The prediction has a mean pLDDT of 86. The part of an RNA shown here (large-subunit ribosomal RNA, domain VI) has 270 nucleotides and comes from a Candidatus Omnitrophota bacterium. It matches the Rfam family "Bacterial large subunit ribosomal RNA". On this family, see Cannone et al., BMC Bioinformatics 2002: "The comparative RNA web (CRW) site: an online database of comparative sequence and structure information for ribosomal, intron, and other RNAs". Taxonomically the source falls in Candidatus Omnitrophota (Bacteria, Pseudomonadati). The RNAcentral record of the full RNA draws on ENA.

[in-house]
Context: one part of a larger RNA
RNA sequence: CAUUAGGAUACUUGAAGGGGAGUUCUCUUCAGUACGAGAGGACCUAGAGAAACGGACCUCUGGUGUCCCAGUUGUCCUGCCAAGGGCAAAGGCUGGGUAGCUAUGUCCGGAAGGGAUAAGCGCUGAAGGCAUCUAAGUGCUAAGCCCCCCCCAAGACUAAGUAUCCCCUCCCGUAAGGGAGUUAAGGCUGGUUGUAGACUACGACCUUGAUAGGCGCAAUGUGUAAGACCCGUGAGGGUUUAAGCUAAUGCGUACUAAUAAGCCGAUCGG
Numbered sequence: 001c002a003u004u005a006g007g008a009u010a011c012u013u014g015a016a017g018g019g020g021a022g023u024u025c026u027c028u029u030c031a032g033u034a035c036g037a038g039a040g041g042a043c044c045u046a047g048a049g050a051a052a053c054g055g056a057c058c059u060c061u062g063g064u065g066u067c068c069c070a071g072u073u074g075u076c077c078u079g080c081c082a083a084g085g086g087c088a089a090a091g092g093c094u095g096g097g098u099a100g101c102u103a104u105g106u107c108c109g110g111a112a113g114g115g116a117u118a119a120g121c122g123c124u125g126a127a128g129g130c131a132u133c134u135a136a137g138u139g140c141u142a143a144g145c146c147c148c149c150c151c152c153a154a155g156a157c158u159a160a161g162u163a164u165c166c167c168c169u170c171c172c173g174u175a176a177g178g179g180a181g182u183u184a185a186g187g188c189u190g191g192u193u194g195u196a197g198a199c200u201a202c203g204a205c206c207u208u209g210a211u212a213g214g215c216g217c218a219a220u221g222u223g224u225a226a227g228a229c230c231c232g233u234g235a236g237g238g239u240u241u242a243a244g245c246u247a248a249u250g251c252g253u254a255c256u257a258a259u260a261a262g263c264c265g266a267u268c269g270g
Stems, first nucleotide, its partner, number of pairs: 001155001006166007017152004023051006035040001053109005061103004068096005073088006113147003120140004167269001168181005186264004190206005211257003214253005221245002227240005
């Protein structure tokens, strides 16, 4: 910009179209049966499992987790002790680890079915009194083709559908139509932001409010803080003390910030 013969909001359809998927093996059964002199050894049927691949997810098992907790060496600083902080190649080193993100973890998938066929196998059957699957006619059959399954999708120009919301005044004109203004539903700008994200977009919320931060409680992690007291000459140990601290998590709570406002936008529709 176009379409949806007014303007919007929300939700769909998918006959048009595009993309994805489509795999293989082993074991049991049938059955030591058919077959075969024996050796050997099936089709078909039913069931079980596995590999690789793909999708989703984080309950479990793990990884990461740049500072959540603890330990610890050297050195400097906070006057000293104690307690802490800085630096040590962009975490000093070490042991753990929430959320998130993840695979080696968990769950799921390939199927079944329908249609038309290929090679192939047929039925009926002439040309050509026979024969012949073919010439007329007609059937069976593939991991392949078209559907079915999953995803995108109405710019699918035959431009689809459903539900709901909104709809004035003045001027010119016989009318169709043209012009001006104010606005409706609604939208945009703006702000707090997110499981969304390079930006944009998308989603939530904006006081009639839990959107983010703070705070409270919990969860989780770390692993028993500081101070005091006791024991030991001391390094150190014990009690208070499952302590103290605790990111991204959950629930709650208006304390802080989402203020105020501006702009666009039809007017009953060939």